[in-house]
């Protein structure tokens, strides 16, 4: 130098731009003599920083930073 990665505490999706959702965690009600388990619910995100493009960016386009990788 060249390629990938970067998203709720933790794993990862999110299509051809349309306003971010799974699953485990955590809380809270029910069930149980407790635990655990199962059922219903809820909360938690400036999507790695920053600028541009667009009516509208997680998603296109520069730059920076970090981790992996290949010369």
């Nucleotide at each position: 130098g060249g390629g990938c990665u970067a998203u709720g505490g933790c794993g990862c999706a999110g299509c051809u731009g349309g306003u971010a959702g799974c699953g485990c965690a955590u809380c809270u009600g029910c069930u149980u003599u407790g635990c655990a388990a199962g059922c219903a619910g809820a909360g938690g995100g400036u999507c790695a920083g920053g600028g541009g493009u667009u009516c509208g960016a997680g998603u296109c386009c520069c730059c920076u930073u970090a981790g992996c990788u290949c010369c």